[in-house]
The RNA shown here (SAM riboswitch aptamer (S box leader)) has 135 nucleotides and comes from a Phycisphaeraceae bacterium.
RNA sequence: GACUUAUCAAGAGUGGCUGAGGGACGGGCCCUGUGAAGCUACCGCAACCGCCCGGCAGAGAAACCUGCCGCAUCGCUGGUGCGAACUCCCGCCACAGCAUCGGGCUCAUUCGCCUGAUCCUGGGAAAGAUAAGAA
Numbered sequence: 001g002a003c004u005u006a007u008c009a010a011g012a013g014u015g016g017c018u019g020a021g022g023g024a025c026g027g028g029c030c031c032u033g034u035g036a037a038g039c040u041a042c043c044g045c046a047a048c049c050g051c052c053c054g055g056c057a058g059a060g061a062a063a064c065c066u067g068c069c070g071c072a073u074c075g076c077u078g079g080u081g082c083g084a085a086c087u088c089c090c091g092c093c094a095c096a097g098c099a100u101c102g103g104g105c106u107c108a109u110u111c112g113c114c115u116g117a118u119c120c121u122g123g124g125a126a127a128g129a130u131a132a133g134a135a
Stems, first nucleotide, its partner, number of pairs: 003133006013042005021031003025091004043083003048079002050076002053070006087127001092124002095122003099118007
């Protein structure tokens, strides 16, 4: 770096060094000398993984084991991650609903049926991030 799976509406900031950018990309909109990014110290959030604890199920003679759950605790000098804005919003589809405008069918304004474009809400995809796994 590519791949697989899961999650992404919640949560949690101060100091020091330094000094102009940052929010992945494009557009928007934001943050920023009342100090960006980065580094660092401490603090915190969360609960993906490992261990520990409890419960249930499976198997077993039993211990062990396997799986699931936990508003159980974050307990561990554990492994990561995270601490502006929903992944800040949109980007692609046109799938569902609403609305607006237009075209067609119909003798026909209305009504009805078919259909196109756009807006909004929802849905899905893509991309991204993180974890775990595997080569």

Lineage of the source: Bacteria > Pseudomonadati > Planctomycetota > Phycisphaerales > Phycisphaeraceae.